[in-house]
RNA sequence: GCCCAGAUGGCGGAAUUGGUAGACGCGCUAGGUUCAGGUCCUAGUCCGUGCAAGCGGGUGGAAGUUCGAGUCUUCUUUUGGGCA
Numbered sequence: 001g002c003c004c005a006g007a008u009g010g011c012g013g014a015a016u017u018g019g020u021a022g023a024c025g026c027g028c029u030a031g032g033u034u035c036a037g038g039u040c041c042u043a044g045u046c047c048g049u050g051c052a053a054g055c056g057g058g059u060g061g062a063a064g065u066u067c068g069a070g071u072c073u074u075c076u077u078u079u080g081g082g083c084a
């Protein structure tokens, strides 16, 4: 230099055809159980705002296509692999 694959909450990792983003697991918080701890069970857990109901934003970054983009297209950053 060229080719391929990836980047999503605190972490791992889904979303299969373009149609509710964050399922599921781990971790964490609160409660229950226990003399106490572990295990187990229940609830909560992206961010901002709000008393709440809600509202707005959010898939590495910037544009584009579309009624609608994590998904398609272009550029770019970065990580891994391959070729020379």
Base pairs, nucleotide, nucleotide: 001083002082003081004080005079006078007077010026011025012024019067027045028044029043030042031041032040046057047056048055049054060076061075062074063073064072
Transfer RNA from an uncultured Pseudomonadota bacterium, 84 nucleotides, folded computationally. It was read from a public genome assembly. Its Rfam family is "tRNA". Rfam classes the family as a transfer RNA.